A computed fold for a 348-nucleotide RNA from Desulfovibrio sp., annotated as Bacterial RNase P class A.
RNA sequence: GGAGCCGGACGAGCCGUCGCCGCGGAUGCGAAUCCGGGGAGGAAAGUCCGGGCUCCGCAGGGCAGGACGCUGGGUAACCCCCAGGGGGAGCGAUCCCCGGCAAGCGCAACAGAGAGCAGACCGCCCCGCGCAAGCGGGGUAAGGGUGAAACGGUGGGGUAAGAGCCCACCGGCUGCGGCGGCGACGUCGCAGGCCAGGCAAGCCCCGUCCGGAGCAAGACCACAUAGGAACGCGCCUGAGGCCGGCCCGGCCGAUGCGUUCGGGUAGGUUGCUUGAGGCGCGGAGCAAUCCGCGUCCUAGAGGAAUGACGGCAUAGAACAGAACCCGGCUUACGGUCCGGCUCCAGAA
Repeated sequence: GGAGCCGGACGAGCCGUCGCCGCGGAUGCGAAUCCGGGGAGGAAAGUCCGGGCUCCGCAGGGCAGGACGCUGGGUAACCCCCAGGGGGAGCGAUCCCCGGCAAGCGCAACAGAGAGCAGACCGCCCCGCGCAAGCGGGGUAAGGGUGAAACGGUGGGGUAAGAGCCCACCGGCUGCGGCGGCGACGUCGCAGGCCAGGCAAGCCCCGUCCGGAGCAAGACCACAUAGGAACGCGCCUGAGGCCGGCCCGGCCGAUGCGUUCGGGUAGGUUGCUUGAGGCGCGGAGCAAUCCGCGUCCUAGAGGAAUGACGGCAUAGAACAGAACCCGGCUUACGGUCCGGCUCCAGAA
């Protein structure tokens, strides 16, 4: 100097004038006026997960269903985060993946002889016929070919030619052990020719977990109508209802429940922002995170609040606007800056 990998910050600021929303205070019968603070995001997005909160009186057992899937930790919890283990890609910094295929069933285009306990196209060997070219029969899977992938690799022996057929070493697998580790696993040894592809985001098997519904949840107030009509069942010998679906079981339950027709209302207040909250310091821990102390209050609209002008400075952009709240993931994004690490080239 170049090319990369990982992480982080900002993502418009300050002042003045007018305008908008909310909060606190003062004056006022009220309308309103004045003063003082505050007022959209890193993703507010997607609604993909997880919860807080509210309601269903409680929410038991089983089946079915769904989610997750290496180990250990973190967390309110999670499909998230941290650390580690194994496999893969990359020269590397780093990045991606994760139960089980010798339990069973199933699926796989084309090429190819043959794609799971398969297979003989070209070859190689033996026998027979033939002048020869060649034909027929038998053996073979070491060599070649097809394919993304062809039923272990190298070497030797053996054979008519070959083949784990046998042997040595290596790889994989299985069984039995030693050592280290909380564990996933790592490592070493012995034995066994056992050599059995891919897909489980195919069914399935194993393990763990799982009440439901949702702020249009829910609570209160005011007002209005028709305290309506018909039918059916029932009144403790139990109609009906609740427990996500089903079964068992349990509970509630009476001038009651259900179905159909018809009528009225949908206005206001609340939930609504003090939080698994932010910031600073200290401690524990590799870390995620947790604990202690101090300090701060930082949007609550309700058809939906942030606009306009001017000045300063470096004059500045993209994706984009809260609707109960929070922790993640994913997606979109112009530009600037910071930190760490890797590789290449050159110089000293």

Taxonomically the source falls in Desulfovibrio (Bacteria, Thermodesulfobacteriota, Desulfovibrionia, Desulfovibrionaceae). The coordinates come from a structure-prediction model, not an experiment, and the mean pLDDT is 76. The sequence was found by an Rfam model in a public genome assembly. It matches the Rfam family "Bacterial RNase P class A". The family's RNA type in Rfam is ribozyme. Gene Ontology terms of the family: ribonuclease P activity, dimeric ribonuclease P complex and tRNA processing.